[in-house]
Context: one part of a larger RNA
Order: sequence, then C1' cells, then structure tokens
RNA sequence: CGCAAGAGAAUUGAGCGGAGUCGUCCUUAGUACGAGAGGACCGGGACGAACGAACCUCCGGUGUACCGGUUAUCCCGCCAGGGGUAAACGCCGGGUAGCCGUGUUCGGAGUGGAUAAGCGCUGAAAGCAUAUAAGUGCGAAGCCCACCGCAAGAUGAGUUCUCUCACUGGGUUAACCAGGUAAGUCCCCGGACAGAAUAUCCGGUUGAUAGGCCAGAGGUAGAAGUAUGGCAACAUAUGUAGCCGACUGGUACUAAUAGGACGAGGG
Repeated sequence: CGCAAGAGAAUUGAGCGGAGUCGUCCUUAGUACGAGAGGACCGGGACGAACGAACCUCCGGUGUACCGGUUAUCCCGCCAGGGGUAAACGCCGGGUAGCCGUGUUCGGAGUGGAUAAGCGCUGAAAGCAUAUAAGUGCGAAGCCCACCGCAAGAUGAGUUCUCUCACUGGGUUAACCAGGUAAGUCCCCGGACAGAAUAUCCGGUUGAUAGGCCAGAGGUAGAAGUAUGGCAACAUAUGUAGCCGACUGGUACUAAUAGGACGAGGG
C1' cells in the first nucleotide's frame, strides 16, 4: 500500500514444512516344518539404542561479587572489626533464580485409501489354456490421508462475532477536497514469560508494572559484641546466629504524573 466505510477479536485451510528409524528378550511354541540337527510365519507383551521436542520436580553444570574461608600488601590513628589490589571473581569451598544436559517427561501410535514388484478370482478372443482383453481382489519402511507446526499478499486477499456511526465547511451539490470527532490505535511512561535496534507481551492511580519495605522460600554456615575455658593458636555459649542477586506472596512509600497525535461518513 492492497484486501471498496473505520475498528477490535476469533477462525477456515489452498499451500508449505517437520516427523517417519532400529534392536534385544518373553510368549504363542520347542508348536508348524524336519529323519535329525535345527526351528518359524501370524499374533500378543516387555525392555532398550540412537534421534527429536518440551521442561527444570529430581541428578548434575554454570551462576564475575549471594555467603563463607584464606595468603601477600596498602589503607581506615592503634587493638578489634572492616575496605582496596593481586588481569577484568587474587586464590579456595559452596550456591538461589535464570540458562543448560549428562537430568526428567513425551514422540515416531492407531485406523484408512490408491498402488509398485509380486500373488490371485472369474474369463474370452483361440470349444483348450490363460491373473486381462470386459470385470474383480490382495499386496511395501514408499505415495495420499492421518500426527505436529506455519499459513488469506490464497491480489483467488475467504468466514464469523462484537464495536462506531451516517458530523461540519467547500464543491458542478456528484466525484472529490479540507476539518473536528466515534469505536479504536499510536506517541509518552513503568516494565518482562520478550528482546541487538525494532518488534512482541504486560501494566499505567478505577494501579501491584518496576524499585523500596514486610513476610516466606532458598543459599551460606554459625556474625559482631560479650562471657567462659586455654600459655597460646583457638574452642564453646549467647544463637536453627548473622548476612543475603534474580524466586513466591503482600504492601501505594517512590516512580508509571500530566498530556499529545492519528483515526469512518461508506464505488
């Protein structure tokens, strides 16, 4: 821009893409078959491999400043207690959310249709024979459908529901032009289940959107101070302590204020 008014939703599916795998064991059954050795079709069940998708409850990884330990050195006057730096965590032990896999769940199921090679039925031409000439079946991991995803720019532009209404001025009173509006949309602002920008999604005081605060979960591992014990290093008690990023819930304390623009009159 189009989809013959303007909007907000929900859809149909032309078409396109994805997927499609394999094994072992048990049973049927030591049956059919076979002199024996051996050993099935068909059907039923279980467990797996690789591959794929989603997810983070579990098991693990990461988690750059969440907690703790610790060396050297500098600083906060000293002790104690802290802070900085050691190549962008100094090193080390852990680790929430998030993101991940080695983790978890699920998938390739089932039922059809038309067929290939192949195998048939009936059957003439050609008194026979012949699966074929008329007619009519079976038959594959393959094809179509089915399963999952996208999908009306499918210009062949589909369908349904809901909302807004027939304004003002100009004009040859028609087309058309201009303007103010409706439903609605955008800008703007707070943001995240989104993200390079954009987009998407949520929220904007009739508000829990982010921050703060409160409570909880969870992490770390037992704070400082004091007391006691010890020559001391240190240990114990106070004390499930102290501290704490992202998680959950609550709470208008702070900030989403105020506002602006666009947007039909129906070939």
Molecule: large-subunit ribosomal RNA, domain VI
Organism: Candidatus Gastranaerophilales bacterium